RNA sequence: CAUUGAAAAAGGCAAACUACGCCGAAAGGGUAGGACGCAAAGCCUAGGGUCUAAGGUUAAAUGCUUAAACUAUGAUCGCCUGGUUGCCAAU
Repeated sequence: CAUUGAAAAAGGCAAACUACGCCGAAAGGGUAGGACGCAAAGCCUAGGGUCUAAGGUUAAAUGCUUAAACUAUGAUCGCCUGGUUGCCAAU
């Protein structure tokens, strides 16, 4: 430096769920507990997927109100791909 993750060690992260006079329109996120899992479950939404629709657009209407459809600039990297950095061990 490359490949791999069978065994081992040092450590790391933390799903569901619970709590919160936390943040957010929502999806979702944060903090504390928790531990299903994870060798990148570190980081980057760059491509795709998925979720949401405040705002916007369409349509209707004299106007107002309500409902509807579409839309990401919101969210998810623990959905996939890609990029990038990296611990330990074996070869």